[in-house]
RNA sequence: UGCGACAAAGGCAACCCCGCCGCGAGGCGGGUGAGCGCAAAGCCACGGGCCUUUAAGAGGCAGCCGGGUUAUCGAAC
Repeated sequence: UGCGACAAAGGCAACCCCGCCGCGAGGCGGGUGAGCGCAAAGCCACGGGCCUUUAAGAGGCAGCCGGGUUAUCGAAC
């Protein structure tokens, strides 16, 4: 460095509640803690899929799948 475990558990955080933004899907912040889990529930809308709308050359979901990319650590190789 590759790699990613019979390791560590850093971290993230659904539903729900409150405030704010948005036509809406949804987003942001705080609380909560089902769950994910150190090659990602980090990031990216590239492909598929699903959702919204003022139905447009519009928008949303990365915790739907695939793909790309970054990261602590050190079992085996």
A computed fold for a 77-nucleotide RNA from an uncultured Rubrobacteraceae bacterium, annotated as c-di-GMP-I-GGC riboswitch aptamer. The sequence was found by an Rfam model in a public genome assembly. Of the family's consensus pairs, 95% are formed in the model.